[in-house]
């Protein structure tokens, strides 16, 4: 040093959760590295810790340890930066109204009288009058009664010996109620009409005149302050997310070393 046959060992591994801890199913992450039961309302163990059955490899490129590499994942917001979602509105910002100021003030009106004061009178109310307007009614025209309106009453009836008288239908005439009409006249009633008329009332404001009185007043617009809003930005709250720094864990690679047992040659 070689050959044979075995036995430790291996036949994925991590990260968070969970658990007194420990592994597993699960969920992520790497990667391809046996099978069957069990298993989050959890399963099975006890300090290098899944349990029962099986099955293949097997002293190495395959096992063990130790460094380097780092995929991922935790945890840090009292580490940094930067973005996004709501939300606030003390401060910074932005704005539109309205309110005050003994502020400024283009302009403009004023001694041919400003501001302001008196008086009247009108606007305002209330009453009456008058006129329009509407309406009904008179007055005027027409028209209009078989009988129960009037006047004349033919015919005809009644009374009378007769002269005559009486009563009265039809017709015609006037006419009452009715009905029809229309300019004007009148009268009642009534009013969302009058550039109107009378009386009576009126706080303020406006017009208009007259007197008083001697110099302001009026004023777009800006400024100050107040208030009432806006939410892009700064700013505050709250949650969220990416980078990056710090720290834990660490797959897969990679290096270096390190381990049996028997027989045989």
């Nucleotide at each position: 040093c070689c050959g044979u046959g075995c036995u430790a060992g291996g036949c994925g591994g991590g990260g968070a959760g969970g658990u007194a801890g420990c592994g597993g199913u699960g969920c992520c992450c790497u990667g391809u590295a046996c099978c069957c039961g069990c298993a989050a309302u959890c399963c099975g163990c006890u300090c290098u810790a899944g349990c029962g059955g099986g099955g293949c490899u097997g002293a190495a490129u395959c096992c063990c340890u130790u460094c380097c590499c780092g995929a991922g994942g935790g945890g840090u917001g009292a580490g940094g930066c930067u973005c996004c979602c709501g939300a606030c509105a003390c401060c910074g910002g932005c704005g539109c109204g309205c309110c005050g100021c003994u502020c400024c003030g283009a302009g403009g009106c004023g001694u041919c009288g400003a501001u302001g004061g008196u008086c009247a009178g009108g606007u305002c109310c209330c009453g009456u009058g008058c006129g329009g307007u509407g309406u009904c009614g008179g007055c005027c025209c027409g028209u209009g009664a078989a009988c129960c309106a009037g006047g004349u009453c033919a015919g005809g009836u009644c009374c009378g010996g007769a002269a005559g008288g009486a009563a009265g239908c039809a017709g015609c005439c006037u006419u009452a109620a009715g009905c029809g009409g229309u300019c004007a006249c009148u009268g009642g009633c009534a009013u969302g009409c009058g550039u109107g008329g009378c009386g009576g009332g009126g706080a303020a404001g406006c017009c208009u005149g007259a007197c008083c009185g001697g110099a302001g007043c009026c004023g777009a617009g800006g400024g100050c302050g107040g208030u009432u809003g806006c939410a892009a930005c700064g700013g505050c709250c709250g949650g969220g997310a990416g980078c990056c720094g710090c720290u834990u864990c660490g797959a897969c690679g990679g290096a270096a070393g390190g381990u049996g047992c028997a027989c045989g040659g």